Source information
Transfer RNA from Candidatus Colwellbacteria bacterium RIFCSPLOWO2_01_FULL_48_10, 71 nucleotides, folded computationally. Its Rfam family is "tRNA". Rfam's curators write: Transfer RNA (tRNA) molecules are approximately 80 nucleotides in length. Its mean pLDDT, the model's own confidence on a scale to 100, is 85. The source organism's lineage runs through Bacteria, Bacteria candidate phyla and Candidatus Colwelliibacteriota. It was read from a public genome assembly.
RNA sequence: GGGCCUAUAGUUCAAUGGUAGAAUGAUCGUCUCCAAAACGAUCGACCUAGGUUCGAUUCCUAGUGGGCCCG
Numbered sequence: 001g002g003g004c005c006u007a008u009a010g011u012u013c014a015a016u017g018g019u020a021g022a023a024u025g026a027u028c029g030u031c032u033c034c035a036a037a038a039c040g041a042u043c044g045a046c047c048u049a050g051g052u053u054c055g056a057u058u059c060c061u062a063g064u065g066g067g068c069c070c071g
């Protein structure tokens, strides 16, 4: 220098163009003599900027970060 893959909650991962979810975590509560476990509630996210579309996490373009390969 060239090519490919990837970016979603504190963490690990989902989501046919049509209300962004699960597990785990944190906080609070129930239970218990106390704690753990269990159960319930709450909190929390689409990498950035444009484009297409009635509507974009999803499709397109550029950029940024990460990973792999070629030279």
Base pairs, nucleotide, nucleotide: 001070002069003068004067005066006065007064010024011023012022013021018054025043026042027041028040029039030038047063048062049061050060051059